[in-house]
Context: one part of a larger RNA
Molecule: large-subunit ribosomal RNA, domain I
Organism: Caloramator australicus RC3
RNA sequence: GGCGCAAGGUGGAUGCCUUGGCACCAGGAGCCGAAGAAGGACGUGGUAAGCUGCGAAAAGCCACGGGUAGCCGCAAACAGGCAGAGAUCCGUGGAUGUCCGAAUGGGGGAACCCGCAUGGCAAAGGCCAUGCAUCCUUAGCUGAACAAAAUAGGCUAAGGAGGGCAAACCCGGGGAACUGAAACAUCUAAGUACCCGGAGGAAAAGAAAGAAUAAUCGAUUCCCUAAGUAGCGGCGAGCGAAAGGGGAGGAGCCCAAACCAGGCGAAAGUCUGGGGUUGAGGACAGGUCAUAGAGUAUACUGGAACCUAGUCGAAGAUGACUGGAAAGUCACGCCAUAGAAGGUAAGAGCCCUGUAGGCGAAAGGGGAAGGUAGAAGGACCUGAUCCAGAGUACCACGGGACACGAGGAAUCCUGUGGGAAGCAGGGUGGACCACCACCCAAGGCUAAAUACUACCUGGUGACCGAUAGCGUAUAGUACCGUGAGGGAAAGGUGAAAAGAACCCCGGGAGGGGAGUGAAAGAGAACCUGAAACCUUGUGCCU
Numbered sequence: 001g002g003c004g005c006a007a008g009g010u011g012g013a014u015g016c017c018u019u020g021g022c023a024c025c026a027g028g029a030g031c032c033g034a035a036g037a038a039g040g041a042c043g044u045g046g047u048a049a050g051c052u053g054c055g056a057a058a059a060g061c062c063a064c065g066g067g068u069a070g071c072c073g074c075a076a077a078c079a080g081g082c083a084g085a086g087a088u089c090c091g092u093g094g095a096u097g098u099c100c101g102a103a104u105g106g107g108g109g110a111a112c113c114c115g116c117a118u119g120g121c122a123a124a125g126g127c128c129a130u131g132c133a134u135c136c137u138u139a140g141c142u143g144a145a146c147a148a149a150a151u152a153g154g155c156u157a158a159g160g161a162g163g164g165c166a167a168a169c170c171c172g173g174g175g176a177a178c179u180g181a182a183a184c185a186u187c188u189a190a191g192u193a194c195c196c197g198g199a200g201g202a203a204a205a206g207a208a209a210g211a212a213u214a215a216u217c218g219a220u221u222c223c224c225u226a227a228g229u230a231g232c233g234g235c236g237a238g239c240g241a242a243a244g245g246g247g248a249g250g251a252g253c254c255c256a257a258a259c260c261a262g263g264c265g266a267a268a269g270u271c272u273g274g275g276g277u278u279g280a281g282g283a284c285a286g287g288u289c290a291u292a293g294a295g296u297a298u299a300c301u302g303g304a305a306c307c308u309a310g311u312c313g314a315a316g317a318u319g320a321c322u323g324g325a326a327a328g329u330c331a332c333g334c335c336a337u338a339g340a341a342g343g344u345a346a347g348a349g350c351c352c353u354g355u356a357g358g359c360g361a362a363a364g365g366g367g368a369a370g371g372u373a374g375a376a377g378g379a380c381c382u383g384a385u386c387c388a389g390a391g392u393a394c395c396a397c398g399g400g401a402c403a404c405g406a407g408g409a410a411u412c413c414u415g416u417g418g419g420a421a422g423c424a425g426g427g428u429g430g431a432c433c434a435c436c437a438c439c440c441a442a443g444g445c446u447a448a449a450u451a452c453u454a455c456c457u458g459g460u461g462a463c464c465g466a467u468a469g470c471g472u473a474u475a476g477u478a479c480c481g482u483g484a485g486g487g488a489a490a491g492g493u494g495a496a497a498a499g500a501a502c503c504c505c506g507g508g509a510g511g512g513g514a515g516u517g518a519a520a521g522a523g524a525a526c527c528u529g530a531a532a533c534c535u536u537g538u539g540c541c542u
Base pairs, nucleotide, nucleotide: 001541002540003539004538005537006536007535008534009533015527016492017491020464021463022461023460024459025458026457027456028455029453030452031164032163039100040099041098042055043054044053046078047077050074051073061094062093063092064091065090066089070082071081072080105114106113107112115132116131117130118129119128120127121126134161135160136159137158138157139156140155141154142153169200170198171197172196173195174194180187184234210217211216221248222247223246224245225244231239232238252445253444254443255389259274260273261272262271263270264269279423281387282386283385284383285382286381287380288379289378298373299372300371301370306365307364308363310359311358312357316332318331319330320329321328333350334349335339341353342352343351394418395417396416397415398414399413400412401411404430425440426439427438428437429436479486480485499526502513503512504511505510
């Protein structure tokens, strides 16, 4: 030195555990903000660095409820206090709430600097309170150039907006490329990603100028199907319906105009009210019949369930054994509308918290039933006239959307140009024409069925168990970066600190005794403690 064996060191795998995660289900909730949000800065404790709470009234103040013996957060300790005259704690409502931040008196390099007006206090330095941004709408007062009038502008008041977010869902305006086509240009990816605007708890759509071809259906939305069909397509890659059928849900309405009345106006007209709203209707005129339809819509009232604290809740202090410890084992009992679960020195229906089943709210939220008042809207017949959404429909050209790529290309949207009819009218039925059928555009509103989950409550798992599971058993921390941004590692003594008084060696670290403990080879570098790696001893070989 090598190979073994034994005993150690180091190391932190493995096993066991779980405070934390992951995925989903049901219900709730689905916004906050100039009455200053979200998010922060700085403060705030007797001692106070961090977290948490709170705001100069600062781990808190007040009131009302709940609740009961302890309390002064995580978090020990000392000091000092509070509490059956009910504290701490939990819930509801309120008060206070520095500075920054839309930030809004002006400025600014966020958390800072500098004001003005009015009122109050004070001897004074000064202090306190309130207001002072911009834009929009409405109203009023003013008011130029220009003599008047008007307008622009100015001022005042009232109301509103602004910003945030849940990295979700929705609608709209813009809108890629990688990629696929085994290259690539049409095409695809995809109207996706991304940017912008807007909104709601949902949004959008929606009461036929529809779908169809049946003597048909009858708003919209969503699901299943039709169907990977019909089609589209360098007919490549690929893209890809609809009717119909079955379900979920179910709800229908209002204007404009004609005409009438009133206000203003010289008039054109305009405003307000009535009228009217349909595929055949309405106005107008005449005539006929009904005067009701339901206590409906709506308004006011009302306040149930439920939510935001809680509360009651059965049955072994059984005996024996092992053990440090009984919940284990043996024996004998008991409850069960409760044998879910967690905890307790090990494995507990009967020890604790709970569970089944009941009960409960001063205040806030929530709004069911009920109560009171209580509309509007009528039908038919006849008729000449009037009305029924115009730079619209439609056409041409250029684009876009439709499953449909210009195609035979209808339908929908519209940039440019042209440009109707008006009920004896007009649109559609996939070029177009005829016949036939269906429907009334160029105004508007509309619940439910549908989408999503940051948040709250409850629950579930052939989900993870510390290199896993979220990045975080907490941390967007430490650290890196000028910045946008990137982004960790790190769990376990013991049932209980009983966390080792005292003695010895040592400067200490560390160790040896002693003591605690079931165990200290559980001693805080702490459960178990694998391997690599490093030693010591020893056998054999060299």